[in-house]
This is a predicted structure of a 1418-nucleotide RNA (small-subunit ribosomal RNA) from a metagenome.
Its Rfam family is "Bacterial small subunit ribosomal RNA". Gene Ontology terms of the family: ribosome and structural constituent of ribosome.
Model confidence (mean pLDDT): 84 of 100.
The sequence is in RNAcentral, with records from SILVA.
RNA sequence: AGAGUUUGAUCCUGGCUCAGAACGAACGCUGGCGGCAGGCCUAACACAUGCAAGUCGAACGCUCUAGCAAUAGAGAGUGGCGCACGGGUGAGGAACACGUGGGAACAUGCCCAGUAGUUCGGAAUAACCAGAGGAAACUCUGGCUAAUACCGAAUACGCCCCGAGGGGGAAAGAUUUAUCGCUAUUGGAGUGGCCCGCGUAAGAUUAGCUUGUUGGUGAGGUAAUGGCUCACCAAGGCGACGAUCUUUAGCUGGUCUGAGAGGAUGAUCAGCCACACUGGGACUGAGACACGGCCCAGACUCCUACGGGAGGCAGCAGUGAGGAAUAUUGGACAAUGGGCGCAAGCCUGAUCCAGCCAUGCCGCGUGAGUGAUGAAGGCCUUAGGGUUGUAAAGCUCUUUCAGUGGUGAAGAUAAUGACGGUAACCACAGAAGAAGCCCCGGCUAACUUCGUGCCAGCAGCCGCGGUAAUACGAAGGGGGCUAGCGUUGUUCGGAAUCACUGGGCGUAAAGCGCAUGUAGGUGGACCUGCAAGUCAGAGGUGAAAUCCCGGAGCUCAACUUCGGAAUUGCCUUUGAAACUGCGGGUCUAGAGACUCGGAGGGGGUGGCGGAAUUCCUAAUGUAGGGGUGAAAUCCGUAGAUAUUAGGAGGAACACCAGUGGCGAAGGCGGCCACCUGGACGAGUACUGACACUGAGAUGCGAAAGCGUGGGGAUCAAACAGGAUUAGAUACCCUGGUAGUCCACGCUGUAAACGAUGGGUGCUAGCUGUUGGGCCUUUCAGGUUCAGUGGCGCAGCAAACGCAUUAAGCACCCCGCCUGGGGAGUACGGUCGCAAGAUUAAAACUCAAAGGAAUUGACGGGGACCCGCACAAGCGGUGGAGCAUGUGGUUUAAUUCGAGGCAACGCGAAGAACCUUACCAGGCCUUGACAUCCCGGUCGCGGACUCCAGAGACGGAGUCCUUCAGUUUGGCUGGACCGGUGACAGGUGCUGCACGGCUGUCGUCAGCUCGUGUCGUGAGAUGUUGGGUUAAGUCCCGCAACGAGCGCAACCCUCGUCCUUAGUUGCCAACAGGUAAUGCUGGGAACUCUAAGGAAACUGCCGGUGAUAAGCCGGAGGAAGGUGGGGACGACGUCAAGUCAUCAUGGCCCUUACGGCCUGGGCUACACACGUGCUACAAUGGCAGUGACAAAGGAAUCAUCCCUAAAAACUGUCUCAGUUCGGAUUGUCCUCUGCAACUCGAGGGCAUGAAGUUGGAAUCGCUAGUAAUCGCAGAUCAGCAUGCUGCGGUGAAUACGUUCCCGGGUCUUGUACACACCGCCCGUCACACCAUGGGAGUUGUCUUUACCUUAAGCCGGUGAGCCAAUCUGGCAGCCGUUCUCGGUAGGGGCAGCGACUGGGGUGAAGUCGUAACAAGGUA
Repeated sequence: AGAGUUUGAUCCUGGCUCAGAACGAACGCUGGCGGCAGGCCUAACACAUGCAAGUCGAACGCUCUAGCAAUAGAGAGUGGCGCACGGGUGAGGAACACGUGGGAACAUGCCCAGUAGUUCGGAAUAACCAGAGGAAACUCUGGCUAAUACCGAAUACGCCCCGAGGGGGAAAGAUUUAUCGCUAUUGGAGUGGCCCGCGUAAGAUUAGCUUGUUGGUGAGGUAAUGGCUCACCAAGGCGACGAUCUUUAGCUGGUCUGAGAGGAUGAUCAGCCACACUGGGACUGAGACACGGCCCAGACUCCUACGGGAGGCAGCAGUGAGGAAUAUUGGACAAUGGGCGCAAGCCUGAUCCAGCCAUGCCGCGUGAGUGAUGAAGGCCUUAGGGUUGUAAAGCUCUUUCAGUGGUGAAGAUAAUGACGGUAACCACAGAAGAAGCCCCGGCUAACUUCGUGCCAGCAGCCGCGGUAAUACGAAGGGGGCUAGCGUUGUUCGGAAUCACUGGGCGUAAAGCGCAUGUAGGUGGACCUGCAAGUCAGAGGUGAAAUCCCGGAGCUCAACUUCGGAAUUGCCUUUGAAACUGCGGGUCUAGAGACUCGGAGGGGGUGGCGGAAUUCCUAAUGUAGGGGUGAAAUCCGUAGAUAUUAGGAGGAACACCAGUGGCGAAGGCGGCCACCUGGACGAGUACUGACACUGAGAUGCGAAAGCGUGGGGAUCAAACAGGAUUAGAUACCCUGGUAGUCCACGCUGUAAACGAUGGGUGCUAGCUGUUGGGCCUUUCAGGUUCAGUGGCGCAGCAAACGCAUUAAGCACCCCGCCUGGGGAGUACGGUCGCAAGAUUAAAACUCAAAGGAAUUGACGGGGACCCGCACAAGCGGUGGAGCAUGUGGUUUAAUUCGAGGCAACGCGAAGAACCUUACCAGGCCUUGACAUCCCGGUCGCGGACUCCAGAGACGGAGUCCUUCAGUUUGGCUGGACCGGUGACAGGUGCUGCACGGCUGUCGUCAGCUCGUGUCGUGAGAUGUUGGGUUAAGUCCCGCAACGAGCGCAACCCUCGUCCUUAGUUGCCAACAGGUAAUGCUGGGAACUCUAAGGAAACUGCCGGUGAUAAGCCGGAGGAAGGUGGGGACGACGUCAAGUCAUCAUGGCCCUUACGGCCUGGGCUACACACGUGCUACAAUGGCAGUGACAAAGGAAUCAUCCCUAAAAACUGUCUCAGUUCGGAUUGUCCUCUGCAACUCGAGGGCAUGAAGUUGGAAUCGCUAGUAAUCGCAGAUCAGCAUGCUGCGGUGAAUACGUUCCCGGGUCUUGUACACACCGCCCGUCACACCAUGGGAGUUGUCUUUACCUUAAGCCGGUGAGCCAAUCUGGCAGCCGUUCUCGGUAGGGGCAGCGACUGGGGUGAAGUCGUAACAAGGUA
C1' cells in the first nucleotide's frame, strides 16, 4: 500500500466482498509447563445455608464465675463512638447527572493551632424483682437503682440577637500520678451542600410549550441563596442557534482502531453520580431521607396454635432459573488499610493469598549432531523413474521443562508468615513423559491421483459439480500458524462509500418550474478609535493510573516501579493591532437616481378587418360524391359533389418570418386606440455601499382536469359504425360528445430542458446576426456597449464534449445527491370540491443497476457495387403413368447414417444367396483373425465320392502331393491338431473427447502483421477518400511506411502457325494395277499424330480521363483486352457431416452386444414430398433409303472391337384418346446364375390404363451455352430412366438495377454480444416470503379531572395522661399535602385478526408482442 466482482473487450461512476488490528467472548478439533492478568455482557430474576460491623469495664449500675482476700474474668443492659466508610450493581436519569473552568449566601464529628472555662443542684429510667397476656414475635402493669443518660440555676474574655437602651446561651467526669475527657469560641486542614459559562445522544412523519408558569413586594422555611413554599401585584418566560414531546443511554479519565482528523466504545483499575424487593415517608445524627436502621402501602416467600408474626445476597462463597456463555458454600488477618479502645486487644468475605478455566498476553519445551543402499512402506508414473527424504533406522551426545531425593529464602525496623516446605539452589535417572489445527480455483502462500456425475456436496465475493472436477469426498504431497488452530459474532480500518483534513450535481444518483423577498450568511476604497475574534509572553488548572521517552527490579519477556515529557483544553493577566469585527469620519469605481433617445409577437382592456372551414337560402346542373394501400360505413334522384350569389356564426390570424425580437419562467404573432411593466444606448454638476444570495414565506406558473354561467365554426378523448387482422377494445376511414373559446374561481404539475441555480471578477481569437452610440478615407470600413448564433486556443472533462453566453481559473450564498429494486409507494401530517399534489420511510430482495466510448452482429435505416438475383428470353418441375430416394405407417425384421439452402437417383461405381450391419431358428466358446506358453504330428494342402442333416457341423472313403536348414539331436524354422490363460473380437455408445477427410458461405475479395503515429484505454490509422477493375486490380491523394496469406500469373487442355519426325496413319505431284479401294512402287507436300517452339502485351492509332490508372472505338491478327474450359478454395463460420472407409481417448459386452449357418428382411403400402424417365402428338408417329463423331475397351498398341442417333430424302397417316401414348395384365421364350417364388434383365404375340400441355407455387440456363440426338465407361455373373464422360445438330434474350434472394464496402441507430432463431414487457395460473388496509380484540406506556386516602412532616386543638421549677410534654381528634387504589376520558406503541391491496422471489405454464433498428403507428 491494495485486490476481486457489471463488459465480447475498454474507461468511468457505483455498490457488494476480501486481505489488517482488536475482544470480559462463544463454538468445533486438539492440549506439555510456568509467570502475569481476567472471569454473569443474559433475569435490577428468585434465593436454602454460613459468614460480611462492631467495640469500649479508663462512663454506669446489676448478676454470675474463680479466689481467703486483693483482684481477675464472663454475661445481659444503660451510656459513648462507629454503623452515612469500606464492599456491590447500573435499574433509573438527556439532567448542573457528568466533564472542565469559575463563583458566593453555607455546614463540618473525629484531627491541628489559639483563647477562655469545667461552679452548684435536681428528677427520672433500663437492667433487676413481682405479676399478667401471647403458639411465637414480643408486650403490658407495679416496685427499686446508677451514670460521661436527662433537666434546672449560676458565671460569660470571646459568641448570638437588638429598637443600640438592653437581652440570650455552657460544661462530665474517669483515674494508682500522669493523663484521657467535657463546654464555649476563633482560625486551619480535609470533606460536603448550593449557583453559573461552555461541552456532553437520535428523531421535525414531535412546532409550538408554560399558570408557581416568568418577574416583583412581603412572609415562611433551610446550614445556606432561590417560587423552595405561601399571600398579593404585574403578564410574563422558553422556542427554528430546535422549546415541548418520543425513543435510547450511567458520565469521565480512558479502551479499540486509524497516518492523522475522526469513528466505535465506557469490562477489569481510578474519579463522580444513582440505586439497594417495588412505591411513598420521615426519625436519629456532624453527616442519611440510610444495602446488612425505622414507619406505611404493594407483590412475593416462610412460620403459625389462624388470633398473628418474620424476611429482602445489585456484600463473599453458594443454589435454582435464564442463556452460546463466565469460577470455591477455600485459607488468613502475616502484610496494607478501616472501626472501637489509653492500651493489651477484638472485629474486618475490605484486603492478602490459594483453588477452577488455554479466556487473554508473555516465556520455555516436545531433543542435538552425524547418517544414502537415497532402505522398507505409501503415493504418482511417460514403467525409465520421481517423491515422501537426512526424514527414519543405525551411531555419538545433551537433560531445559516434567519426575525423584536434599537444602531452603526475601516479603518482618524487636515479635507475629495464611501464602509454603512455595520461589530458588544442589544431586540422580533416562530421549526418556510432551503436536496439533486450518488451508492448497482466483483474490491468497500451497497440486496430483482416485471416487462421485447439476447427485452428494462446497461457497467470504466471483463461482465450482450435468463421466477425464488442482473448487465436492478420500489419499499422497505441499503451504501457513503453533499449545494452539479454525469458525461465528461485534468494532474500527481499508471506505476519499457523509469527503473539516478530503467528494460531487450537462449525459452516471443529484440545480427547487420561475421570480420577489424575511431571518441568516457574505460584502467596495481611504483615515481613525476599540480590542470581541486573532497572535505573543506569564500564571493557575488540566487527579492518579494509562499512552510515549529514558532508567531500574523479577534469569528474559509479559508484569511491576522511578523520573521526564505529554495531557492538543479551560480560566486569569500583560501586551500587539496586520486581517475580520464593532464605533466614528470621508470617498465614488458597486448599486440606485435624473435628462434625452430609439427597438421590441412584453402585459391588460376595448374596437375593427379580410382569407378559409362549416351551416342556411336561392340559382345552374346531373349521377355520382367522399374516402383508402385497396375498400366499406357515410352523403346523394326528397337532386348531393361541382359552380355562382346572398346570409349566419365561431375560432384562428397565410405571406412578412429569420439559430430574428420581447419576457423571470410559463409564454407572446392580423390591424387600431387607451392603460401599463422591463431592458438598452448616450449624457449628467444627484445619493453615497443603499450591495449579493436567500431557509421559511409570498406571488406567477403550459396542457389536461374541476366548479358556476355563457358560447360552440373547426378539431376531437369517450362512444358508434366500416375496414385491417388469427384476434384488433389499436394504427386507417366515416361520424361524434365532453373539451377546445369567453368570464370568474380552483388545481400547481410537465423531457416546466441549455436535462447546465444566482451574483462578481479574470483567462487567445475568427466569423454571422439584432438594437443603440462614436469615428470615418463612405467602404464587404474601423471601434464601443448590450443581446443572440457558429467555429476554435489554453484549460477542464470518464469520454462525449464545454470553451468570454464555460462544463476554465477563483470568491460568496442557496438547493440537491450517496448502489439497483421495493418506491416517489405505505402510514402520518399539510393543501385541494374532487382528481390528486407535497413531505416521505421500512421489511424484504439482488450483485449488480448505470454513463461514455470501442469492435462486431443485426435493422420491415441510408448510399454505392456485384451475382442467371430480378428483368428480357428458351426449356422444364408442380397435373398423368412409371422409375428411384425420403417421411409416415406396417412388420419378427422392414439394419444404420444423412435433415433448410449445404438430407431426400445422398453413403450405395449397381441388396435374388453373398453383400448384410437387421429378424427367426440351429450351432461354436482362446474363438473366423494376431502374439506368447505346453503337449502331439511331420506335414500341410488340393480334387473327388458316399451317408445323416435346412445348412453350419459331423462321419466314412478314394486319388494327387510327400517342406526347408542342419552341428544329424522328434535340434531349429515353418505348418497343422489338442490344451491352459494372458488375450482376441464388437458396423456396441459418445462426431458435444479427438485425428484425418469433406460440405458450406465462396473463386466471395477479403483476412492480417511489423515499425511508426493518434487515443487514459478497448482500439484506430495503414485497409478510409477521389477514380478504376472480375479482383484490397491499378493510379492519385493521405501519418503513415512496408510486408504476409488470398486475387492475378506460373500448371493442364482446346483454338493459329512453324520446326522436327513419318508407321499401323496420310496421298498433292510421278509411275503401276484393279470392277472398286493408298492396293503397290514411292512421296513427306496436306490431314493427322506428338515433342519442341512462336504467338496477345492495351504492344500500335484516335478519342476520353487528371498529363495517371484505366475506359471507348479502330487497325492488324487464328485469337483482343483474365481468348474458352479445368485444376487450384485466404483468416475464419456453422460444437455443420462422418466413431458404419480408416485411425483413436474414455465407457460398455466377454458360452455374448463376439463367431458360423439356413431361411426371411433391407423390395412391405390407405398416404405425403423430392429427383428423374416417357408422354399427351403433325416442328409429329410409322415404313424405307441414308452420310458423318469423339471418347472408351483390348495391361502396352492410330493396326483389332463397339460403332451411332437426331439430321436429310421418299412414302403414308390428317387431328381422333388416334397408326398418339405406352402403363397394366395374360401367354410363350431367351440370358445370367447353386438358385430368378418372395425379388433380375431382355424378346415375341395379345392386352392398350391415365394422359389432350398441367392451380398456387417453383427450377435451370448468357454461346458452341440452353434445347435436342445418340454413344461409351465404371460398378458388374446378371441387373440403369441413376452417375461419370463423349461427340452430332444448334438457338432466343439481356432495356436496365425499382423490386425478391445472396454477397461486398462505407455510413447510421441499437437496451443485441449464445450476437434478431437476439433481447424483452404486462395480465392470468401455481408455490413461498415480508408488508399496507381491516369490523374489532389483547397488552403496555403515558396523561387529565374527580373520588377515597395509609404512614409521615407541618398547622390547629388537646377536658385524657405525665410534669409543674415551665410560654412544659404526650396520647387522642381535626385540617393541608400525599403513595397505593377507584371512576371517567385523551394520546402513543406493540401483538393477533375473517377478508382484502399491491410488492418480491421462483430451469423449462397460458395469452399476446408494449420497448430496444424508422422495433415495423419514432